[in-house]
About this RNA
The RNA shown here (SAM riboswitch aptamer (S box leader)) has 93 nucleotides and comes from uncultured Negativibacillus sp.
RNA sequence: CUUAUCAAGAGUGAUGGAGGGGACAGGCCCUGUGAAGUCCGGCAACCUGCGUAAUGCAAGGUGCCAAAUCCUGCGGUGCAACCGAGAGAUGAG
Numbered sequence: 001c002u003u004a005u006c007a008a009g010a011g012u013g014a015u016g017g018a019g020g021g022g023a024c025a026g027g028c029c030c031u032g033u034g035a036a037g038u039c040c041g042g043c044a045a046c047c048u049g050c051g052u053a054a055u056g057c058a059a060g061g062u063g064c065c066a067a068a069u070c071c072u073g074c075g076g077u078g079c080a081a082c083c084g085a086g087a088g089a090u091g092a093g
Base pairs, nucleotide, nucleotide: 001093002092003091004090005089006088011040013039014038015037019030020029021028024073025072026071027070041065042064043063046061047060048058049057050056069087074084075083076082
């Protein structure tokens, strides 16, 4: 850069001990009934392997495991809601 997906799914565990939800801004949330991180565990979109008429199965690669990508930021359109765009994330090339 191209392309697909982004409202599904995933912990009564151990450790840790105050933050976290990517950055900025504004919100809204999660969190001592224990945040991040680490270990274990789990999920199954993509790749991979196996299989079916079809739905699938496995969990090796990578990814992921509060809330739509937590929401908004630009446009339709003044609010809400919705749709689209942009940006971002992940996979494949």